Molecule: transfer RNA
Organism: Gemmatimonas sp.
Parts: sequence; structure tokens; C1' cells
RNA sequence: GCCCAGAUGGCGGAAUUGGCAGACGCAGAGGACUCAAAAUCCUCCGACCGCAAGGUCUUGUGGGUUCGACCCCCACUCUGGGCA
Repeated sequence: GCCCAGAUGGCGGAAUUGGCAGACGCAGAGGACUCAAAAUCCUCCGACCGCAAGGUCUUGUGGGUUCGACCCCCACUCUGGGCA
């Protein structure tokens, strides 16, 4: 230099037919149970603004296509692998 794969919450990891982003697990918070704890069970859990109702933003970064993009197209960054 060329080719292939990948980048999603605090962490791991789904969602690819373009149609509610974040299933499921871990971690965390609150509660039940217990003399107390562990285990188990229930609820919550992306970020920001807001007293609340609610609003805005968000799939590595920046653009594009589309009514609509994690998904398609272009450029770039980073990680892993292959070829030279």
C1' cells in the first nucleotide's frame, strides 16, 4: 500500500427485509424475606434540560440517500486478521 471483519448503555451482547434503538445477562439503586447477613424474589436503571407533565439528543466521527437509517452509499478515525 491492498483486501476482509468489527466499533451499540457503566461492562458483555442482541436487533441486517430500512419501520418503537438498546432484548438478554452482569454491575448498580430501592424494596420484600432474615435477629442480622448471604441466597432468593419484586421494581427501577442511556445522556441532558425540567418541580412535574414533558422536551431534546443518542448505535466510532462527518456527510449523503430516503417519508423513515444501527441497517444502504461516500470520506475519515480506531481495533483485529490476511496479502504484498